[in-house]
Molecule: RNase P RNA; transfer RNA
Organism: Eubacteriales bacterium
RNA sequence: UGAGUAGGUGGAGCGAUCGCACCGAUUUUCGGUGAGGAAAGUCCGAGCUCCAUAGGGCAAGGGUGCCAGAUAACGUCUGGUGGAGGCGACUCCAAGGAUAGUGCAACAGAAAUAAACCGCCUUUUGUAAGGUAAGGGUGGAAAGGUGAGGUAAGAGCUCACCGCCUUUGCGGUAACGGAAAGGGCCAUGUAAACCCCACUCGGAGCAAGACCAAAACAAACCUUAGGCUGCCCGCUAGGUUUAGGUAGGUCGCUAGAGUUUACUGGUGACAGUAAAACCAGAUAGAUGAUCGCUUUCGACAGAACUCGGCUUAUACGCCUGCUCAUAUA
RNA sequence: GCGGGUGUAGCUCAAUGGCAGAGCACCGGCUUCCCAAGCCGGCAACGUGGGUUCGAUUCCCAUCACCCGCUCCA
Numbered sequence: 001u002g003a004g005u006a007g008g009u010g011g012a013g014c015g016a017u018c019g020c021a022c023c024g025a026u027u028u029u030c031g032g033u034g035a036g037g038a039a040a041g042u043c044c045g046a047g048c049u050c051c052a053u054a055g056g057g058c059a060a061g062g063g064u065g066c067c068a069g070a071u072a073a074c075g076u077c078u079g080g081u082g083g084a085g086g087c088g089a090c091u092c093c094a095a096g097g098a099u100a101g102u103g104c105a106a107c108a109g110a111a112a113u114a115a116a117c118c119g120c121c122u123u124u125u126g127u128a129a130g131g132u133a134a135g136g137g138u139g140g141a142a143a144g145g146u147g148a149g150g151u152a153a154g155a156g157c158u159c160a161c162c163g164c165c166u167u168u169g170c171g172g173u174a175a176c177g178g179a180a181a182g183g184g185c186c187a188u189g190u191a192a193a194c195c196c197c198a199c200u201c202g203g204a205g206c207a208a209g210a211c212c213a214a215a216a217c218a219a220a221c222c223u224u225a226g227g228c229u230g231c232c233c234g235c236u237a238g239g240u241u242u243a244g245g246u247a248g249g250u251c252g253c254u255a256g257a258g259u260u261u262a263c264u265g266g267u268g269a270c271a272g273u274a275a276a277a278c279c280a281g282a283u284a285g286a287u288g289a290u291c292g293c294u295u296u297c298g299a300c301a302g303a304a305c306u307c308g309g310c311u312u313a314u315a316c317g318c319c320u321g322c323u324c325a326u327a328u329a
Numbered sequence: 330g331c332g333g334g335u336g337u338a339g340c341u342c343a344a345u346g347g348c349a350g351a352g353c354a355c356c357g358g359c360u361u362c363c364c365a366a367g368c369c370g371g372c373a374a375c376g377u378g379g380g381u382u383c384g385a386u387u388c389c390c391a392u393c394a395c396c397c398g399c400u401c402c403a
Stems, first nucleotide, its partner, number of pairs: 001325010012294007020034006036300001040311002043309005048205004061201005066080005081095001082093004096196002101194002103190003117136002119132005144162006163185001164183005170177002209251004218242006226236003259276007330399007339353004347383001355371005376392005
């Protein structure tokens, strides 16, 4: 210099004027605060509330699935192991069990869990019969691979190395690693097919739910100077009270497993300590407009109970670590 | 805001993981003096992107679009 790889961070700022929502005050004014990294998708996990219940268990059904840790919890995150890709930095993996059982494997191919189509060898004039799994061909997959010996031709038939399985002991918390001995190797793939094993899950969701409470309706009681009707009852008229909880209002609602800064522990996720500040809370729903300057202002997009994650969208920038190649010193 | 569901041809619907089909519509031909009906033939699709698998409309994940429901009283 070029090519890559892994991250972090900003997401306009300042000033003036006029507005909007909420809060406070000394209340016709003044002061303070006012969208995001994803507020989004609603895919997971919680808080909170109600329902069910013996605040019990089982079954069914769902979810997760290498090991260890983090966390309130998680399907999230961190660090490792194994596998795959890359020269490398580094990236990706739903990664338990196919020897519990069942299912499926179209087409092609002789044959799909099973052996004889071509070929090779033997017998045979030939036809045909037998042996064989080296070679060909089909397929995603054809009974461990390479080499040597061996054989009629062949074959783990035998041997060496590699792979696989079993056992033993070593290192590691573990996943696992590497070593020795043995077994000639009874056997494909698929569990994001049913299933088995281990762990785990009650349901609904702030339009959850709680409180106050008009009018009208209903019920009870009282009144008599009214009416139906001479009296009682009843109806009507007037009054008081109650239940229910609609209109409406209040709470839930934002001080929190939170934020910022510094230090300490840890490889890290994260945890602890100290200090500081209060930082949207509406209910038809606020967060906007104009002008000037900063060189050009532009992306995705806008709270509605609140947190922790994941996923997706994102113009234009800025910063850092590492790798490879080439050149120069 | 919260919770569900559905995407297949122009329209309405099918399809057990193994060549995506039917009806109507559209186009061409036959038939008819012409049209309709009828007969023959044709065109045309799995919302999008990944993954599992030998193989995906189907199984899994993400995403996009569309549709539906919600409070109280009676």